[in-house]
RNA sequence: GCGGGUGUGUUGUAGUGGUAGCAAACGACCUUCCCAAGGUUGCAGUAGGGGUCCGAUUCCCCUCACCCGCU
Numbered sequence: 001g002c003g004g005g006u007g008u009g010u011u012g013u014a015g016u017g018g019u020a021g022c023a024a025a026c027g028a029c030c031u032u033c034c035c036a037a038g039g040u041u042g043c044a045g046u047a048g049g050g051g052u053c054c055g056a057u058u059c060c061c062c063u064c065a066c067c068c069g070c071u
Stems, first nucleotide, its partner, number of pairs: 001070007010024004018054001026042005047063005
C1' cells in the first nucleotide's frame, strides 16, 4: 500500500427499516444481629460524519479505532 471483518450502557452480549432487550456491575429498599446469598426497583447504550427513506442501530458512501490475510 491492497483486501476482508468487527464497532450496541461501566463490562459481556442479542437484535431488527417502525419506542433497543438480557446478564453482570453500580445506586435505593426489603430480608439478616452483621456479612454473604436472595427478592423488588432505579440509572445508563447503537464509533463519528454524510446520503437514501415517511422513518436508519439496521441499507449505501467516507473517516476513525481494533483484528486477520496479502505485498
A computed fold for a 71-nucleotide RNA from Actinobacteria bacterium 13_2_20CM_2_66_6, annotated as transfer RNA. Model confidence (mean pLDDT): 81 of 100. Lineage of the source: Bacteria > Bacillati > Actinomycetota. It matches the Rfam family "tRNA". About the family: Transfer RNA (tRNA) molecules are approximately 80 nucleotides in length.